Predicted 3D model of a 1389-nucleotide RNA (small-subunit ribosomal RNA) from a metagenome.
[in-house]
RNA sequence: AGAGUUUGAUCCUGGCUCAGAACGAACGUUAGCGGCGCGCUUAACACAUGCAAGUCGAACGAGAAAGGGGCUUCGGCCCUGAGUACAGUGGCGCACGGGUGAGUAACACGUGGGUAAUUUACCUUCUGGCGGGGGACAACAACUCGAAAGGGUUGCUAAUACCGCAUACGUCCACGCAAGUGGGGAAAGGCGGCGCAAGCUGUCACCAGAAGAUGAGCCCGCGGCCCAUCAGCUAGUUGGUAGGGUAACGGCCUACCAAGGCACCGACGGGUAGCUGGUCUGAGAGGAUGAUCAGCCACACUGGAACUGAGACACGGUCCAGACUCCUACGGGAGGCAGCAGUGGGGAAUAUUGCGCAAUGGGCGAAAGCCUGACGCAGCGACGCCGCGUGGGUGAUGAAGGCCUUCGGGUCGUAAAGCCUUGUUGGAGAGGGACGAACAACUCAGGAGAACAAUACCUCCUGGGCCUGACGGUACCUUUUCAGAAAGCACCGGCUAACUCCGUGCCAGCAGCCGCGGUAAUACGGAGGGUGCAAACGUUGUUCGGAAUUACUGGGCGUAAAGCGCGUGUAGGCGGCUUGGCAAGUCAGAUGUGAAAUCCCUCGGCUUAACCGAGGAAGUGCAUUUGAAACUGCCAGGAUAGAGUACGGGAGAGGGUUGUGGAAUUCCCGGUGUAGAGGUGAAAUUCGUAGAUAUCGGGAGGAACAUCGGUGGCGAAGGCGGCAACCUGGACCGAUACUGACGCUGAGACGCGAAAGCGUGGGGAGCAAACAGGAUUAGAUACCCUGGUAGUCCACGCCGUAAACGAUGAACACUAGGUGCUGCGGGUAUCGACCCCUGCGGUGCCGUAGCCAACGCGUUAAGUGUUCCGCCUGGGGAGUACGGCCGCAAGGCUAAAACUCAAAGGAAUUGACGGGGGCCCGCACAAGCGGUGGAGCAUGUGGUUUAAUUCGAAGCAACGCGAAGAACCUUACCAGGUCUUGACAUACCGGGAUUAGUUGGCUGAAAGGCUGAUGAUUCUCGCAAGAGGUAACCGGAACAGGUGCUGCAUGGCUGUCGUCAGCUCGUGCCGUGAGGUGUUAGGUUAAGUCCUUUAACGAGCGAAACCCCUGGGGUCAGUUGCCAACAGGUGAAGCUGGGAACUCUGGCCCGACUGCCGCGUUGAGGUUGGAGGAAGGAGGGGACGACGUCAAGUCAUCAUGGCCCUUAUGAUCUGGGCGACACACGUCCUACAAUGGGUGGUACAGAGGGUAGCGAAGCCGAGAGGCGGAGCCAAUCCCAGAAAGCCAUCCUCAGUUCGGAUUGCAGGCUGCAAUUCGCCUGCAUGAAGCUGGAAUCGCUAGUAAUCGCGGGUCAGCCAUACCGCGGUGAAUGUGUUCCUGAGCCUUGU
Repeated sequence: AGAGUUUGAUCCUGGCUCAGAACGAACGUUAGCGGCGCGCUUAACACAUGCAAGUCGAACGAGAAAGGGGCUUCGGCCCUGAGUACAGUGGCGCACGGGUGAGUAACACGUGGGUAAUUUACCUUCUGGCGGGGGACAACAACUCGAAAGGGUUGCUAAUACCGCAUACGUCCACGCAAGUGGGGAAAGGCGGCGCAAGCUGUCACCAGAAGAUGAGCCCGCGGCCCAUCAGCUAGUUGGUAGGGUAACGGCCUACCAAGGCACCGACGGGUAGCUGGUCUGAGAGGAUGAUCAGCCACACUGGAACUGAGACACGGUCCAGACUCCUACGGGAGGCAGCAGUGGGGAAUAUUGCGCAAUGGGCGAAAGCCUGACGCAGCGACGCCGCGUGGGUGAUGAAGGCCUUCGGGUCGUAAAGCCUUGUUGGAGAGGGACGAACAACUCAGGAGAACAAUACCUCCUGGGCCUGACGGUACCUUUUCAGAAAGCACCGGCUAACUCCGUGCCAGCAGCCGCGGUAAUACGGAGGGUGCAAACGUUGUUCGGAAUUACUGGGCGUAAAGCGCGUGUAGGCGGCUUGGCAAGUCAGAUGUGAAAUCCCUCGGCUUAACCGAGGAAGUGCAUUUGAAACUGCCAGGAUAGAGUACGGGAGAGGGUUGUGGAAUUCCCGGUGUAGAGGUGAAAUUCGUAGAUAUCGGGAGGAACAUCGGUGGCGAAGGCGGCAACCUGGACCGAUACUGACGCUGAGACGCGAAAGCGUGGGGAGCAAACAGGAUUAGAUACCCUGGUAGUCCACGCCGUAAACGAUGAACACUAGGUGCUGCGGGUAUCGACCCCUGCGGUGCCGUAGCCAACGCGUUAAGUGUUCCGCCUGGGGAGUACGGCCGCAAGGCUAAAACUCAAAGGAAUUGACGGGGGCCCGCACAAGCGGUGGAGCAUGUGGUUUAAUUCGAAGCAACGCGAAGAACCUUACCAGGUCUUGACAUACCGGGAUUAGUUGGCUGAAAGGCUGAUGAUUCUCGCAAGAGGUAACCGGAACAGGUGCUGCAUGGCUGUCGUCAGCUCGUGCCGUGAGGUGUUAGGUUAAGUCCUUUAACGAGCGAAACCCCUGGGGUCAGUUGCCAACAGGUGAAGCUGGGAACUCUGGCCCGACUGCCGCGUUGAGGUUGGAGGAAGGAGGGGACGACGUCAAGUCAUCAUGGCCCUUAUGAUCUGGGCGACACACGUCCUACAAUGGGUGGUACAGAGGGUAGCGAAGCCGAGAGGCGGAGCCAAUCCCAGAAAGCCAUCCUCAGUUCGGAUUGCAGGCUGCAAUUCGCCUGCAUGAAGCUGGAAUCGCUAGUAAUCGCGGGUCAGCCAUACCGCGGUGAAUGUGUUCCUGAGCCUUGU
C1' cells in the first nucleotide's frame, strides 16, 4: 500500500467481496508445562441451604447450665465453671464496604464556575464549661391470650437512657446605623494513681462555640443518540405578592393577582440508551463501544410512604398495597441472593455450597480482641496475553516403505535407523526450603512531657527482646535418573504462500467474491507432497479499517444517481472603498483546573516476557486574567466604481380588452350538367339518378391567420404570429443630474405555470380520443380508409403536471481570437445611400489555453475563483405502500420497508447484425440454351425389416460420398465350430534334439484335433563318452492383439467461406485506454492492381509473376514418325534404297511489354479506339488457397493421450449378411420420337493401356465366344471397328419399325464356387412413358448442348459411376431495380 468482480476488449461511474487489527466470546478438531489476568453479554427469571454487620461489661441492671471438686440426714447444699454464656437498657456502627444496570435523553453524566442560599457524626486545632436535683421504662417476676409468629395486664429496678432547675465568653432571635438593649438555649460520667476520708490528679468520654479537613445538598454556562411520515406544546402552566416548608434558594407547596412561558438554533411526542476516565480501530480527522479497573448516578420482588438519624426516604430496617413462594390448628402468620458460594430455568455460552482473617482495608472497643464471602489465597475453564519444551550433533547403501514416473528415475529425506552427546525452564524420586511479618500488645533500656509531695500512674520518641503465615512443605535451591511421557490444525483455481495421482461424472458435493462438478477436476472426496500458524488452529458472530462508499480533513449533479418548471420575496447566510473608536470573534502571555489508573518516554522488580513499581511527559479542553488591533464584527463619520431614480430615443408575435378583414373548409338556397364521385399499395365501407362529384351565383356559421417568416424578435418560464384602437409590463442605447451600499442568494411562504382532464353556462365550421364500419393480417382490440362523440373555441372556477430540456440553479469577477445575424449609438467619408473603423446589449457558428471518463464545453464555459440555494449516495421492489397535507374527481406533493440481485449504468473501441445508406463484384438476377421435379431402370440415403442387414458421412460444404470393383476373400456384422504366449513382434526362465522342407492315415463343413514316414542343416571343448550353447517344439512368465470408446483430449490430412481481396507487422504519430493511423480519400483495376493525395514511412503473408499444358515462329535433332525431289517396287501400301524439305516428335530459344498512334484524363496510373501481329491488354486452361471461421469431417487410411477387453471386445473356419422392401428423398442412365428410328455403304480423331499382359492374321460359331498363336516390354505390334457426320433406302405420327422395363427359354465367359448374388449373347416377351405441378439446377465460347473413344480399380463384374480424350458445335447478355452471396466506406445498436 491494495486486490477480485459489469465488457469481446477499454476507460469511467458504482455497488458487492477479500487481505489487517480487535473481542468478557461461542462452536469444531487437537492438547505438554508455567506465570499474569479474565470468566451469566441471555431471564432486573424464581430461589433450597450455609455464610456476608456487628461491637462495647472501662455506660447499666440482672445473671444461668453442663462439667469438675467437696459435704450430705440422700431431700439437697457449698466451691469452681463465672460475674462466664444467653437475653435486656444504653452508646457507636448498620447511609461504608459488596452487587446490578431495570429505569433514566435528565443538571443523570462530563467539564468549568457559583453557593453573600447551605449542611457535615467520627477526626484535628483553638476558646469556654462539665453545678445541683427528680421521675420512669425494659430486662426480671407473677398471672394470662394465641397452633404459631407474637402479645396483654400487674409488680420491682440501674445507667453515659429520660426530664426540670442553675450558669452562658461566644452562639441563636428581635430592635438599632453602630455601640448596645431585651429574650431563648448546655452537659455524663467511666477507668486509673495517691489518699482513712474529704479531695487532688491523669486519661477517655460529655456540653457550648470558633476554625480546619472530609463528605454531601442546591444553582448556572457549555458538551455528547435517532425519527419532522411527532409541528405546535403548556393550567402550577410563566411571572408577581403573602404565607407554609427545607440544612438551604426556588411553584417546592398553598391562597390571591396578572397572562404569560416554550418552539424549525427542533418545543411537544415516539424509539433507544446508565454517563465518564477509558477501550478497539484508524496516518489522522473520525467511527464503534462503555466487560474487568476507577469516578459519578440509579436501583434492591413491584408500586407508594414516611420514621430514626449528622447523613436514608435505607439491598441483608419499618408501614401500606400488589404479584409470587412457604407455614397454618383456617383464626392468622413468614419471606425477598441485582452480597459470596450454590440450585432450577433461559441460553451458543460463563466457575467452588473451598481456605483464612497471616497481609491490606473497614466497624466497635482504652485495649486484648471480636466481626468482616471487603479482601488475601486456593480450585475449575487454552477464555486471553506472555514465556518454555517436545531434544542436540553426526549420519548416504540416499535403507525399507509410501507416493509419483517419460520406467531412466524423482520425492518424503539427514528425515529414520545407527553412533556420539545434553539433562534444562518440563516429568519422576530424594534432601533443603522461603520473601510476603511490619505492627499492636507485653517487656527491657534510654530520652522527653503533663501533673504532682512523688522516681506511682499517664502520654510521646528511640533501640532491643518476645509473639503472629490461609497460601504451603508452595515458589525456589541442591542432587539422582530416563531421549525417556509431550504436535496439531487449517489451507494449496485467482485474490493468496502452497501440485500431483486416484475416485466421482451438473451426481455426490464445494463456495468469502468471481465461480468449480455434464469421463482426463491443481476448485468435490481420499492419498502422497507442499504452504501457513503452532499448544494451538480453523469456523461463526460483532466492531473499526480498507470505504475519498456521507467526502471537516476529503466527493459530486450536460449524457453515469443528482439543478426545484419559472419567478417575487421572509427568516437566515454572505457582502464594495475610506477614517476613527470598542474589543465579541481572532492572536499572544500568565494562572487555575484537566482525579488515579490507562496510552507514551526513562529507570527499576519478578531468571525473561506478559505483569508490576517509581519518576516524567502528554492531556489538542474549560475558566480567570494581562495585552495586541491586521482581519471579521459592532458604533460613529466620509466618498461613489455596486445598486437605483430622473431626462431623451428607437426596436419588438411581451401581456390584457374591444372592434374589424380577406382566403379556405363545411353547410343551406338557386342555376348549369350527368353518372359516377370518393378513397387506396390495391380495394371496400361511404356519397350519388330523390341528381352527387364538377362548375357558377347568393347566403349562414365557426375556427385559424398562407405569402412576409428568417439557427429573426419579445418574455422569468409556460409561451407569443391577420389588421386597428385603448390600457399596460420589461429590456436596450445616449447624455447629464441626483440618492449614497439602499447589494447577492433565498429554507418556509406566495404567485405564474403547455397539453390533457374536471365543474357551470355558451358555442361548434374543420379536425378528432372513445365508438362503428371497410380493408390488411395467422390474428390486427393497430398502422390505411369511410364515418363520428367528448374535446379542441369563449366566460368563470379548479387541476399543478411534461423529454416543463441547453436533460446545464442564481449573481459577480477574471481568462486568445475569428466570423454571421439583430437593436441602439460614435468616427471617417459622401450630394446621398453603401463600404470601412469602433462602443454597448442580445442571439448563433468555429476555435486557443484550460477542463472532461470520453463525447464534448470553450467570454452565452462544462475554464479559473467567490457567495447563497436545491439535489445525489448500487440495481429492482418504487416515486410504490402506510401516514399526513392538497384536490369535486382524476390525481398531486411528501415518502419507506420486507424481500431479491452481482450487478444496474455512462462514454468510447473492435467486430457482427439491420425488411439503414452509398460504391462495387460474381451465371446472383435479367437475356438465352439445356436439364431436374412426372415414367422405367441404375445407384446412394432415410425409414422399416432382420440373427445380422457392420461402420462412418447430415443444409450449402451428407446422400454414383469413404468404396478407383462386397459371390468366397475383402468384412469390420450375424449363426455355429474351434485356438489361448496366440494369425503378428521382441526378449527371458525351465525342459528339450532333432528342426526347415517333403509326404501319408483317421476324424471333421472347414479350421482344428489325433497319429505316422522321410529329412538337408548347426557352434565350442573333448580322442571318445559326454558337457555347454542355439533354432524349432512343450511348459511358464513378460507381453502380443482390439475396425472396442472418446475427432469435444490430439497430430496429420481434408472440406467450406473463396482464387473472395483481403490479413498483418516494424518504427513513427494520435488516443488515459481498448484501439486508431498506415489499409482512409480522389481516380483505376480481375485484384490492398497501380497512381495521386496523405503522419506516416517501409515490410511481410496473400493477388500478380515465377511452374505446367495449349496457341505462332526460329533453331537443333531425325527413329519406331515423315515422303517433296531421285531410284526400285506392289493388287494396294514409305514397302525398299535413300532424303532432312514438309507434317510430326521434343529439347533450347524468340514472341506481347499498353511497346506504337488518336481522343479524353491530373505531364501519373489506367481506360477506350486503332495499327501491326499467330496471339492485345491476364490470349485460353491448370497447379498454386493469406490471417482466420465452422469444438466442420476423419480415433474405420495412418499416428497418438486416456479409458475399456485379455480362454475374449483377441485369433481362425464354414455358412449367411452388407444385395432385405409398404414407402420417402438425392444423383444418374434411357426415353417419350421424324433435327427421329431401322438397314446398307462410306469418311475423319485424340489421349491412353499392354508380359501372370495386349493378343494380330487365319479357321469355327448367327452371336457372345472358341481354336490359334504371329508380333509387341511398344511413335515399330496389339487393344482398335471411333461415333455423331455424309450417301442411299424404309418407316409417316401410331403407344408406333418410338421406348425398352419385365419375364421365359437356350447359350457363352471368368472363377474352387455364379442359389441367395456376376457379366455377356441369341430367340421370344414388349411394361410405364406422348415433354412432366409447386419448385429448382448448370452454362458466357471451342463454352452449353450433342457424339463416341480411352483409362484406373479388376479373375469376373452389377460402370448408366468416376477420371480423362477428342469430334460436331450454338444462343443470349454489354444492364444492375429486384433475389442470392461477397468486398469497401458510412450509420444505429
Its Rfam family is "Bacterial small subunit ribosomal RNA". Its family is annotated with structural constituent of ribosome and ribosome in the Gene Ontology.